[in-house]
Formats: sequence, C1' cells, structure tokens
RNA sequence: GGGGGAUUAGCUCAAUGGGAGAGCACCUGCUUUGCAAGCAGGGGGUUAGGGGUUCGAGUCCCCUAUCCUCCA
Repeated sequence: GGGGGAUUAGCUCAAUGGGAGAGCACCUGCUUUGCAAGCAGGGGGUUAGGGGUUCGAGUCCCCUAUCCUCCA
C1' cells in the first nucleotide's frame, strides 16, 4: 500500500427494511442471625462518526475513525 471482517446497555453478545433486546453486572424489595445463592421488580442506548437511498435504516450504499486478520 491492497483484500476481508468487526464496532449495538458497564461487560459479552443477539436482532428478515417496520416494536432496540438477552445473559452477567448495578439498584430496590422478599428470603437469611448475617453473607452468598434464589425469587420479584426497576434503572441504564447518539446501534463508532458523517452523508445518501427509502414512506420507514442497527440492517442497504458511500466516506471517515479505531481494532482484528490475510497478501505484498
């Protein structure tokens, strides 16, 4: 320098162009002598940034940034 892939909640990850979600973590309550575990409820999102297509974009297209990988 070129090819491919990844970027979504604090962490790890889902999500056929039409309701943004799960597990863990966090908070509250129940339970316990107490802690852990368990049960119930709750908070938490600029879907990396910008632009485009579309009635509608996490999803399709383009540019940029960062990371991983392959080739040279």
This is a predicted structure of a 72-nucleotide RNA (transfer RNA) from an uncultured Armatimonadetes bacterium.
Rfam family: tRNA. It is annotated as a transfer RNA.
The sequence was found in a public genome assembly.
Its mean pLDDT, the model's own confidence on a scale to 100, is 83.